This is a predicted structure of a 136-nucleotide RNA (SAM riboswitch aptamer (S box leader)) from a soil metagenome.
The prediction has a mean pLDDT of 79.
Of the family's consensus pairs, 97% are formed in the model.

RNA sequence: CUCAUCCAGAGGGGCUGAGGGAAACGGCCCGUUGACGCCCCGGCAACCACCUUGCCUGACUCGAUGACGAGUCAGCCCGCGAGGCAGGUGCCAAUUCCGUCCCCCCGCCGCGCGACGCGGCGCCGGGAAAGAUGAG
Numbered sequence: 001c002u003c004a005u006c007c008a009g010a011g012g013g014g015c016u017g018a019g020g021g022a023a024a025c026g027g028c029c030c031g032u033u034g035a036c037g038c039c040c041c042g043g044c045a046a047c048c049a050c051c052u053u054g055c056c057u058g059a060c061u062c063g064a065u066g067a068c069g070a071g072u073c074a075g076c077c078c079g080c081g082a083g084g085c086a087g088g089u090g091c092c093a094a095u096u097c098c099g100u101c102c103c104c105c106c107g108c109c110g111c112g113c114g115a116c117g118c119g120g121c122g123c124c125g126g127g128a129a130a131g132a133u134g135a136g
Base pairs, nucleotide, nucleotide: 001136002135003134004133005132006131011041012040013039014038015037019030020029021028024100025099026098027097042092043091044090046089047088048087050084051083052082053081054080055079056075057074058073059072060071061070062069063068096130101127102126103125106122107121108120109119110118111117
């Protein structure tokens, strides 16, 4: 730099001692009943690797007019699905804790005589940005 994923999952002990949840602001939360961080052990299974299997390919046999179906054997480089494993990474509060920028729906308030419109706020959903992780 490119691509994919990010509402699933998974905690105990020891050390330390005041902040922490990436950054700014706001919200909310975790934290002296010891958070965050580091170490040990345990665990999870997203990606990669590996294993099994189905789809798949070929041959043969049987059934059928045929399309096709069933079975056996072999292959299985690539692809898709399912399951397993825990080797390489990663991860183990809260959706990446939530919002901020854009779009859409709706609601409320204000301006306005009123319609149209404009502005502000809130909210469901989608996207972006940023970030994290993996693969290249």